[in-house]
RNA sequence: GGCCCCAUCGUCUAGAGGACUAGGACACCUGGUUUUCAGCCAGGAGAUCGGGGGUUCGAAUCCCCCUGGGGCUA
Numbered sequence: 001g002g003c004c005c006c007a008u009c010g011u012c013u014a015g016a017g018g019a020c021u022a023g024g025a026c027a028c029c030u031g032g033u034u035u036u037c038a039g040c041c042a043g044g045a046g047a048u049c050g051g052g053g054g055u056u057c058g059a060a061u062c063c064c065c066c067u068g069g070g071g072c073u074a
Base pairs, nucleotide, nucleotide: 001073002072003071004070005069006068007067010026011025012024013023018057028044029043030042031041032040033039050066051065052064053063054062
């Protein structure tokens, strides 16, 4: 240099054009239970999806460029 893959709440992750308001687990916060902690129960907050553009009535999802990470190859 060429080719391929990945990027979504703090972390891990679901989502393959419309499917309550982008869902779940852990973590976090509040309350209950307990002498306390842990655990358990109930509830809550938290991501406009790496950035920019395009296609479309509609994009996390398809296309292009860029950035970051990983791999293969010379």
Molecule: transfer RNA
Organism: bacterium HR16